Description:
A computed fold for a 73-nucleotide RNA from an uncultured Bacilli bacterium, annotated as transfer RNA. It was read from a public genome assembly. Rfam family: tRNA. It is annotated as a transfer RNA.
[in-house]
RNA sequence: GGAUCAGUGGUGUAGCGGUUAACAUGCCUCCCUGUCACGGAGGAGACCGCGGGUUCGAUUCCCGUCUGAUCCG
Numbered sequence: 001g002g003a004u005c006a007g008u009g010g011u012g013u014a015g016c017g018g019u020u021a022a023c024a025u026g027c028c029u030c031c032c033u034g035u036c037a038c039g040g041a042g043g044a045g046a047c048c049g050c051g052g053g054u055u056c057g058a059u060u061c062c063c064g065u066c067u068g069a070u071c072c073g
Base pairs, nucleotide, nucleotide: 001072002071003070004069005068006067007066010025011024012023013022018056027043028042029041030040031039049065050064051063052062053061
């Protein structure tokens, strides 16, 4: 330099054009317990790497760009 893949709550993932972006774990509050843990109930937390385009409508499709991984040279 070229190709492919990935980027979504704190962390790990899901979500193949349409409503309130879901799950696990972690965090906070309450209940339970003599206390902790476990268990139960509830809650906060991401507008989807960034910038454009297509579309009535984009996390999803296209282009550019940044970062990371793998492969080729």
Background
Its mean pLDDT, the model's own confidence on a scale to 100, is 81.